[in-house]
Context: one part of a larger RNA
RNA sequence: CUGCAGCCAAGGAACUCUGCAAAAUGACCCCGUAACCUAGGGAGAAGGGGUGCUCACGAGAGGUGAGCCGCAGAAAAAUGGCCCAAGCGACUGUUUACCAAAAACACAGCUCCCUGCGAAGGCGCAAGCCGAAGUAUAGGGGGUGACGCCUGCCCGGUGCUGGAAGGUUAAGAGGAGGAGUCAGCUUAGGCGAAGCUCCGAGCCGAAGCCCCAGUAAACGGCGGCCGUAACUAUAACGGUCCUAAGGUAGCGAAAUUCCUUGUCAGGUAAGUUCUGACCCGCACGAAAGGCGUAACGAUUUGGGCGCUGUCUCGGCUGCAGGCUCG
Numbered sequence: 001c002u003g004c005a006g007c008c009a010a011g012g013a014a015c016u017c018u019g020c021a022a023a024a025u026g027a028c029c030c031c032g033u034a035a036c037c038u039a040g041g042g043a044g045a046a047g048g049g050g051u052g053c054u055c056a057c058g059a060g061a062g063g064u065g066a067g068c069c070g071c072a073g074a075a076a077a078a079u080g081g082c083c084c085a086a087g088c089g090a091c092u093g094u095u096u097a098c099c100a101a102a103a104a105c106a107c108a109g110c111u112c113c114c115u116g117c118g119a120a121g122g123c124g125c126a127a128g129c130c131g132a133a134g135u136a137u138a139g140g141g142g143g144u145g146a147c148g149c150c151u152g153c154c155c156g157g158u159g160c161u162g163g164a165a166g167g168u169u170a171a172g173a174g175g176a177g178g179a180g181u182c183a184g185c186u187u188a189g190g191c192g193a194a195g196c197u198c199c200g201a202g203c204c205g206a207a208g209c210c211c212c213a214g215u216a217a218a219c220g221g222c223g224g225c226c227g228u229a230a231c232u233a234u235a236a237c238g239g240u241c242c243u244a245a246g247g248u249a250g251c252g253a254a255a256u257u258c259c260u261u262g263u264c265a266g267g268u269a270a271g272u273u274c275u276g277a278c279c280c281g282c283a284c285g286a287a288a289g290g291c292g293u294a295a296c297g298a299u300u301u302g303g304g305c306g307c308u309g310u311c312u313c314g315g316c317u318g319c320a321g322g323c324u325c326g
Base pairs, nucleotide, nucleotide: 001321002320003319004318005317006316007315008314010312011311014310019307027051028050029049030048031047036041038146052068053067054066055065056064057063069073081305082304083303084302085301086300087299088297089296093105094104109144110143111142112141113140114139115138121130122129123128147292148291149290150289152222153221154220157219158218159215160214161213162212163211166210167209168208172204177199178198179197180196181195184191185190223241224240225239226238227237250284251281262278263277264276265275266274
C1' cells in the first nucleotide's frame, strides 16, 4: 500500500451524479394511529410503553400483587428505517439466458371489423388437420388498456362497404372489307369466281377503373392577414383570403417549451432540480385516447426526520497479501 472484518473525539450528508455504501430500525405484548379512499384499504401508518429472576394469590394462565440483581433482561444469533410531495404505469404478473426489469410487454375492461358452419382464419403441393367434437353470450383479426368523468369538428385525398344508369375496357364471338395464290377472261395495260392462306372495321363482350353514396374507437387532418373599446394595454366585436374542416372539453415551460435558469409564489442563508400558479402550446389534446384517481412499484424526481467514517480528516485494531530477510 491492497483486500476482508471491527472501533472512533467533535460535527452529522458539509461527501457525491445520487445518502452510492455503511449505519440505523428490527422479535413479541400493550397503548395509539392522519390526509385520502374504489369503504376493502391506507396500517406494522406515524408515535409511545413493556420484556430478567424470586415469592404470594390463583384450578390455571402469557393474569394480578409484593420483592431482588445488573451498565445492560427480545442480554447471543436471526429479525421492517420512517414521513411528505410529484411523474409514469391501475393492480399480481412478463422481458433483452451473458451490460437495460422499466414509464417497455401482458392484463381484466372498452371498442371496431370479419365469420351462418365444409364458418372466417391458419398449416399443407395434396390428402388432410387445427379452428372445434366449438356455433355469433362462439371463433378470428386490429386498436385501446382497471375504475371515474368523457371522447368534439372534417368523408376533399387514401382505404373499406354499398350502388349500378352512364363512360372506359380483355379474352372471346363476329365477319364488312383488304391481301397473296390461280381457273378463266382480256383491248395484253390488267380484271379476277371457288378453294387454300393471311390480315381484319363497325356491332356484342365481365370484373375493375371513372362515377354516385356511406364510413374516422378506418389511414389521416383539425388556417392566415388587417382593424377595433374615452389613459395605456388588450380585443368580447368587424373586415378579408383560403379550406374537406379550421383544435371543443380538459390539460399546459409538461417524460412534450427552442428562446429558457420564461415570470410570480413556496421551500433553502443561497435552489439551471422540485412544488404551486400564469399561458406567448417553437412543436398538448381526446381509444398511436384526454384529464383525474385510492391501492400497488427492487420504477423515476424533489424535500424532511432518524442514523451514520459518505465527508471535515484521518486514526487505531485483527486476519490475508504485498514488501524486507531467510
Large-subunit ribosomal RNA, domain IV from Sharpea azabuensis, 326 nucleotides, folded computationally. Rfam family: Bacterial large subunit ribosomal RNA. Taxonomically the source falls in Sharpea (Bacteria, Bacillati, Bacillota, Erysipelotrichales). Model confidence (mean pLDDT): 89 of 100. RNAcentral holds the full RNA, with entries from ENA.